[in-house]
């Protein structure tokens, strides 16, 4: 300097056009004599920034930032 992929909830990931989910973690409740483990329930994310396409953008283009990998 090219070129790839990545980027979503505190952490780990899915979702690949029609108002976004699981795990752990955290709260409250049930269970114990008490932890733990198990059970039920809720909160918790302008989908890395910006434009652009669409009736509709987490998705589909582009430029950017950052991360990470390949070539020289």
């Nucleotide at each position: 300097g090219c070129c790839c992929a990545c980027a979503u909830a505190g952490c780990u990931c899915a979702g690949g056009g029609g108002u976004a989910g699981a795990g752990c973690a955290c709260u409250c409740c049930c269970u114990u004599g008490g932890u733990a483990a198990g059970g039920g329930a809720g909160a918790g994310g302008u989908c890395g920034u910006g434009u652009g396409u669409u009736c509709a953008a987490a998705u589909c283009a582009c430029a950017c930032u950052g991360u990470g990998g390949g070539c020289a």